[in-house]
This record gives sequence, C1' cells and structure tokens, in this order.
RNA sequence: AGUCCAUCCUGAGCGGCUGAGAGAUCUGGCUCGAAGACGCCGCAGCAACCACCCGGAGCGGGCAGGUGCUACAGCCAGGAACGAUGGAGU
Repeated sequence: AGUCCAUCCUGAGCGGCUGAGAGAUCUGGCUCGAAGACGCCGCAGCAACCACCCGGAGCGGGCAGGUGCUACAGCCAGGAACGAUGGAGU
C1' cells in the first nucleotide's frame, strides 16, 4: 500500500506552546473559537479491539501490557465516493 472482518448515540480534561480558523469532503443547518478554538507536547483519565488471567468456555467475568480515545451521534440532514479505530492476512 491494497484485501477481509468488527465497531463508530456509553465513557473520559487539565497545564504548557502556538496563533486563526475548526467540527474529514459537497450543499444546507447547528456548534466551537483572540475569555485562544484547531494543532503539538506533558500529565491525568476513559475504554476491553488485541495480548494475558479465571470460569460453567463460539460465552461470561477480570486486567490498562500493545493500540485507541477524552465538545456536540463520524455534530445533524441529504448525495456518492468515503473516513477513523482495532484485528487478521497478502
């Protein structure tokens, strides 16, 4: 990089740096944002996809080691192609 499978209405924020747009894309809304959003870093936290442990074992429970995540349902509706995360395998 492409393929397959699963999930995407639960949950979880402070500090520092930066400085203008941001919530993936189009349209229409709604919202966040110089009282500093988005992003990056640190810390803290949430969560059971994988690993591991236990049991009555295609299931249930436990556990933060590997990932992931921490405004709003992937912010909402519509459209088609999508996107994100995890796992498997080439």